[in-house]
Molecule: transfer RNA
Organism: Actinomycetota bacterium
C1' cells in the first nucleotide's frame, strides 16, 4: 500500500432484514430502609450513535470519503 473488524451514555455492551420518544448493566445523584456505614429498592441524570457527505417519506443501521483503534497480507 491492500484485506478485516471495531467506534453508541462517564465504563462495559446491546441495538445493524432501514420505521414510531435509541436500550441495557455499573458508576455517579436523591429518596426509603438502617443507630451509622454497606447491601437492598424506587426514581432521576446522562448519547444529535467517530466525523463530513450521499441515497430514501423515514439512516445507529444503506453507499463514499476521512480520523482513531485492532488484526491479517505484502
Nucleotide at each position: 500500500g491492500c484485506c478485516u473488524c471495531c467506534g453508541u451514555a462517564g465504563c462495559u455492551c446491546a441495538g445493524c432484514u432501514g420505521g414510531a420518544u435509541a436500550g441495557a448493566g455499573c458508576a455517579c445523584g436523591u429518596c426509603a430502609c438502617u443507630u451509622c456505614u454497606a447491601a437492598u429498592g424506587a426514581c432521576a441524570c446522562g448519547g444529535c450513535c467517530g466525523c463530513a457527505g450521499g441515497u430514501u417519506c423515514g439512516a445507529a443501521u444503506c453507499c463514499u470519503g476521512u480520523c482513531g483503534g485492532a488484526g491479517g497480507c505484502g